This is a predicted structure of an 89-nucleotide RNA (c-di-GMP-I riboswitch aptamer) from Paenibacillus sp. NFR01.
The organism belongs to Paenibacillus, within Bacteria.
[in-house]
């Protein structure tokens, strides 16, 4: 310098609830709160998963209702990318 992260130190993030706004939803900001992460830093790039608003079929006199489907959403689902902290050994 690189790699590795068993025991450490100094940090960091912030689950689920809540409450207030966005979104049709998933789900997202803020705040509160700590479950729990050595990348719980960043990138939707490939995989999954979860939503179905538009748009199609289908049903009904019509309304309803069903299906199907990411362009939508998940980095704290699993990869890849990339960019970090630090004592032993």
């Nucleotide at each position: 310098c690189c790699g590795c992260g068993u025991u450490a130190a100094u940090c960091g993030u912030a689950a689920a609830g809540u409450c207030a706004c966005c979104g049709a939803a998933a789900g997202g900001u803020g705040a509160u709160g700590a479950c729990a992460c050595a990348a719980a830093g960043c990138u939707a790039u490939g995989g999954g998963u979860c939503u179905a608003a538009a748009g199609c079929c289908g049903u009904u006199a019509a309304a309803u209702c069903g299906g199907c489907c990411a362009u939508g959403a998940u980095u704290g689902c699993c990869a890849a990318g990339u960019u970090g902290c630090c004592a032993u050994a």